[in-house]
Context: one part of a larger RNA
């Protein structure tokens, strides 16, 4: 910008991925072979390395969620606290991302087919798989799996609405299962979209103060306390106000 209105929902041209390998056990110590030695076919389990998703359980991050701790300034002392010293160091950690962790996959199946084995067959009264005809046959080739996908310009179908009484889309805000801007997706009071409160899951681990004990460091009681970033449910308290703008046409000159 196109598809000659617009949202939703499909179809599949076409493209892309995938396609692996081991050992073990059983047919069997059987076919073979003197013996060592040891199978085709056929059947069953484990695995590895790949790749896809995923955080329940393991593990790892979590730069300020909690605790402990030197040092030193400050908050007039104590006491309590805050800066700053790699996040000061040290002990742990919610979400979220992760992989070491978990859970799936590679399968069977039809088509044509390659080396290669056939049938039937003459040229060439024989033979011959080939000339004519016709079959088997590979991890490969085309389908079957899985994922983009209608810009597939041959621009696709369907369903619903709408064409000025105008369906729809945007702009603006409030965010995130999205994200570099955008775009995508949740939502703008007919509302739980964010923040704030509550309550909770989960972390840390016993807060201040205040009473007892200790000459004191410090130790008990209160107290599984206090405090807490992203989790979870729930509540309109604050913010998603109010408004624009485009938009198929139709009519006139």
């Nucleotide at each position: 910008c196109g598809u000659u209105g617009a949202a939703c929902g499909u179809u599949g041209a076409a493209g892309g991925a995938g396609c692996u390998c081991u050992u073990u056990c059983c047919u069997a110590g059987u076919a073979c072979g003197a013996g060592a030695g040891g199978a085709c076919c056929g059947g069953a389990a484990a695995g590895a390395a790949u790749g896809g998703a995923c955080c329940g359980a393991u593990u790892g991050u979590g730069u300020a969620c909690c605790g402990g701790u030197u040092g030193u300034c400050c908050u007039a002392c104590c006491a309590a606290g805050g800066g700053c010293a790699u996040a000061g160091c040290c002990g742990g950690g919610u979400a979220g991302c992760g992989a070491a962790g978990u859970c799936c996959a590679g399968c069977a199946c039809g088509g044509a087919u390659a080396a290669g084995c056939g049938c039937u067959g003459a040229a060439a009264g024989c033979a011959u798989c080939u000339a004519a005809g016709c079959g088997c046959g590979a991890a490969g080739c085309c389908g079957u799996u899985c994922c983009u996908g209608a810009g597939a310009u041959u621009a696709a179908c369907g369903u619903u609405c709408g064409u000025u009484u105008g369906a729809g889309a945007c702009c603006c805000c409030u965010c995130g299962u999205a994200g570099a801007c955008u775009a995508c997706g949740a939502g703008g009071u007919u509302g739980a979209u964010a923040g704030g409160c509550a309550c909770u899951a989960g972390a840390u681990g016993a807060a201040a103060g205040a009473u007892c004990c200790g000459u004191g460091a410090g130790g008990a009681u209160u107290u599984g306390a206090g405090u807490c970033g992203a989790g979870g449910u729930g509540u309109a308290c604050u913010a998603a106000u109010u408004g624009g703008u485009c938009g198929a046409g139709a009519c006139u000159a």

A computed fold for a 253-nucleotide part of an RNA from an activated sludge metagenome, annotated as large-subunit ribosomal RNA, domain VI. It matches the Rfam family "Bacterial large subunit ribosomal RNA". Its mean pLDDT, the model's own confidence on a scale to 100, is 88. The full RNA is in RNAcentral, with records from SILVA.